Small-subunit ribosomal RNA, central domain from a Deltaproteobacteria bacterium, 351 nucleotides, folded computationally. The full RNA is in RNAcentral, with records from ENA and SILVA. Taxonomically the source falls in Myxococcia (Bacteria, Pseudomonadati, Myxococcota).

Context: one part of a larger RNA
RNA sequence: UUGGGCGUAAAGGGCGUGUAGGCGGUUUGUUAAGUCAUGCGUGAAAGCCCUCGGCUCAACCGAGGAAGUGCGUAUGAUACUGGCGAGCUAGAGUUCGGAAGAGGGGGGUGGAAUUCCAGGUGUAGCGGUGAAAUGCGUAGAUAUCUGGAGGAACACCGGUGGCGAAAGCGGCUCACUGGACCGUCUCUGACGCUGAGGUGCGAAAGCCAGGGGAGCGAACGGGAUUAGAUACCCCGGUAGUCCUGGCCGUAAACGAUGGGCACUAGGUAGAGGGGAUGCCUAUGAUCUUCCCUGCCGGAGCUAAUGUGUUAAGUGCCCCGCCUGGGGAGUACGCUCGCAAGGGUAAAACUC
Numbered sequence: 001u002u003g004g005g006c007g008u009a010a011a012g013g014g015c016g017u018g019u020a021g022g023c024g025g026u027u028u029g030u031u032a033a034g035u036c037a038u039g040c041g042u043g044a045a046a047g048c049c050c051u052c053g054g055c056u057c058a059a060c061c062g063a064g065g066a067a068g069u070g071c072g073u074a075u076g077a078u079a080c081u082g083g084c085g086a087g088c089u090a091g092a093g094u095u096c097g098g099a100a101g102a103g104g105g106g107g108g109u110g111g112a113a114u115u116c117c118a119g120g121u122g123u124a125g126c127g128g129u130g131a132a133a134u135g136c137g138u139a140g141a142u143a144u145c146u147g148g149a150g151g152a153a154c155a156c157c158g159g160u161g162g163c164g165a166a167a168g169c170g171g172c173u174c175a176c177u178g179g180a181c182c183g184u185c186u187c188u189g190a191c192g193c194u195g196a197g198g199u200g201c202g203a204a205a206g207c208c209a210g211g212g213g214a215g216c217g218a219a220c221g222g223g224a225u226u227a228g229a230u231a232c233c234c235c236g237g238u239a240g241u242c243c244u245g246g247c248c249g250u251a252a253a254c255g256a257u258g259g260g261c262a263c264u265a266g267g268u269a270g271a272g273g274g275g276a277u278g279c280c281u282a283u284g285a286u287c288u289u290c291c292c293u294g295c296c297g298g299a300g301c302u303a304a305u306g307u308g309u310u311a312a313g314u315g316c317c318c319c320g321c322c323u324g325g326g327g328a329g330u331a332c333g334c335u336c337g338c339a340a341g342g343g344u345a346a347a348a349c350u351c
Stems, first nucleotide, its partner, number of pairs: 004322003007305002012319001014201004021194003025088007033081002035077008049065006091191001092188002096183003103177002106174004110154001115149007125136002162169002206247006215241002220236004258318006266296003272293005278287001300307002324351003333344004
């Protein structure tokens, strides 16, 4: 390179946005670049292939032909692709009306609980475990009542419920703000899909500066357990966990399944769940259409498992990635970072 692949065997980028590029609906006119046809020129010789011939044959050699899939040029064709022009509305977007939601950043606010502080009642234990001990307590603990302080998280509702591109989002309330959906069929008229680089977002832990610190709790100390116990269990406890600003840029960042479009059986008893919608016999129920989200399952696919209109089926377009195990996601170089480290990414050697 050809070919084959990427749920679980190696392999989908963590997720958006978008540049170049690749690809692109429908009608018509034009052009003739791609494409196709024909002619001409060229495509050195030798070689390969075919025929004939010369060495007794052959290798070898001589002659002729064919081929040389290509390039250039001229004329022509116009279905398809492209360029240019003019249209269309089925893609895409938009107007108007509606309604759901832990979508986002900000302000305010609530109750339960833990801890601490002050006071009252009250007395010898409390706590903890498999059993204990360390620990706390006559300087009055635990328990209980009243008042107060402070931080963090929001029980029930809560649900294969909802929203978001992913990470993720959960008390209540206020204003600000993003997106999807349904109806309308108004308007624009291909404005689209994908997306190398770029750029933004990105759990937890970690880092810098300043706050905060109730509970929990790496490290650390102690008590147990044990042959030992740098653990599991217990008593404490610092970073951290929280807030503001700035870094880091990783993950089993998972549906281990990239995005878009089209097509291809059903079932879910009496409605699988959520959000809209239309009609009617109008509280209900059933039914229609659309979007999202589960379970089961036919064909097909699959090595099997499974998947199965939310495809891993059938096709097209674009991107990313894989190529035996170890060495190694390492070294070196480059680059990003305050650091920790991240990104890119080998080879020797070995099986």